[in-house]
RNA sequence: CCCGAAAAUGGCAAACCCGGCGAAAGCCGGGGACGCAAAGCCACGGGUUUACAGCGAAACUGCCAUGACAGCCGGGCUGCCGAAG
Numbered sequence: 001c002c003c004g005a006a007a008a009u010g011g012c013a014a015a016c017c018c019g020g021c022g023a024a025a026g027c028c029g030g031g032g033a034c035g036c037a038a039a040g041c042c043a044c045g046g047g048u049u050u051a052c053a054g055c056g057a058a059a060c061u062g063c064c065a066u067g068a069c070a071g072c073c074g075g076g077c078u079g080c081c082g083a084a085g
Stems, first nucleotide, its partner, number of pairs: 002085001003082002011036002016031006034071001040077003044074003047069003054063002
């Protein structure tokens, strides 16, 4: 370094509920634990998602600036512990 134990010390927290923010996606705080060895951080590539505004249209459930998701997949940066191999 790879690796990740019926190990130790700790950590995070899905759904759902309450409160707040937001047009929405979603985010923040509290409760709560499905899970997680990077479920720590970064929207760089892909993907998903939003649709107030804008565009198009006879009309819309269309298109889309923007925003969101790191617990969708890659990639980058950083990092605790340690048995076997």
This is a predicted structure of an 85-nucleotide RNA (c-di-GMP-I-GGC riboswitch aptamer) from a Clostridiales bacterium. Lineage of the source: Bacteria > Bacillati > Bacillota > Clostridia > Eubacteriales. It was read from a public genome assembly, where an Rfam model found it. Model confidence (mean pLDDT): 86 of 100.